This is a predicted structure of a 117-nucleotide RNA (SAM riboswitch aptamer (S box leader)) from Sporosarcina globispora. Taxonomically the source falls in Sporosarcina (Bacteria, Bacillota, Bacilli, Caryophanaceae).
RNA sequence: UUCUUAUCCAGAGAGGUCGAGGGUAAGGCCCGAUGACGCCUCAGCAACCAGCAAUCAUUUUUUUGAUUGAAAAGGUGCUAAUUCCUGCAAGUUUAUUAGAGACUUGAAAGAUAAGAA
Numbered sequence: 001u002u003c004u005u006a007u008c009c010a011g012a013g014a015g016g017u018c019g020a021g022g023g024u025a026a027g028g029c030c031c032g033a034u035g036a037c038g039c040c041u042c043a044g045c046a047a048c049c050a051g052c053a054a055u056c057a058u059u060u061u062u063u064u065g066a067u068u069g070a071a072a073a074g075g076u077g078c079u080a081a082u083u084c085c086u087g088c089a090a091g092u093u094u095a096u097u098a099g100a101g102a103c104u105u106g107a108a109a110g111a112u113a114a115g116a117a
Base pairs, nucleotide, nucleotide: 001117002116003115004114005113006112007111008110013042014041015040016039017038021031022030023029026086027085028084043079044078045077048075049074052069053068054067055066056065057064083109088106089105090104091103092102093101094100
């Protein structure tokens, strides 16, 4: 970097440092010299993986798989706004000369984890 699977309306910030942009791009909207973003330290959130327990299934056995639960000392992740909202497609509905508005579902893109190349 690519592919596969799962999740994404919940949750959780202080101090120091730096000095102008940041929220991936576009449109919108927002954050930011009352110092954002980034970095460091500490703290916290969550529970993907590992580990633990129970149940069920599986294997001749060792085992393996699924579901559930608890914990948070291990590996990651996260701690403005739903992935901040929208963009593409379909449908429902409101109004209309038309443009349009609201809602639902799906896709795409993205983020994170686990696995593979």

About this RNA: Model confidence (mean pLDDT): 77 of 100. Rfam family: SAM riboswitch aptamer (S box leader). About the family: The SAM riboswitch is found upstream of a number of genes which code for proteins involved in methionine or cysteine biosynthesis in Gram-positive bacteria. The SAM riboswitch acts at the level of transcription termination control. The sequence was found by an Rfam model in a public genome assembly.